[in-house]
RNA sequence: GGGCAUGUAGUUUAAUGGUAAAACACAUCUCUGAUAAAGAUGAGACCGAUAGUCCGAUUCUAUCCUUGCCCA
Numbered sequence: 001g002g003g004c005a006u007g008u009a010g011u012u013u014a015a016u017g018g019u020a021a022a023a024c025a026c027a028u029c030u031c032u033g034a035u036a037a038a039g040a041u042g043a044g045a046c047c048g049a050u051a052g053u054c055c056g057a058u059u060c061u062a063u064c065c066u067u068g069c070c071c072a
Stems, first nucleotide, its partner, number of pairs: 001071005007065001010024004018055001026042005048064005
C1' cells in the first nucleotide's frame, strides 16, 4: 500500500428497520449469631464518530476512527 472483519451497560454477549435484552459485576432488602451461598428489588448503554436514505436507523449506504486477521 491492497483486501476483509470488529465496535452495544464496568465486563462478556443478544437484538438485523418500529419504545435496546440477558448473564456476571454493582446498590438496597430478606435469610444468618456473623459471613458466604441463595432469593427479591433497583440503577446503569440515545448502540465508535459524522453525514445520507427512509414516515421511522443499533440495523441499510458513504467517509473517517479503534482493534484484529490476510496478501504484498
A computed fold for a 72-nucleotide RNA from a Patescibacteria group bacterium, annotated as transfer RNA. The coordinates come from a structure-prediction model, not an experiment, and the mean pLDDT is 82. The sequence is in RNAcentral, with records from ENA. Its Rfam family is "tRNA". Its family is annotated with triplet codon-amino acid adaptor activity in the Gene Ontology. By type it is a transfer RNA. Rfam describes the family as follows. Transfer RNA (tRNA) molecules are approximately 80 nucleotides in length. Taxonomically the source falls in Bacteria candidate phyla (Bacteria).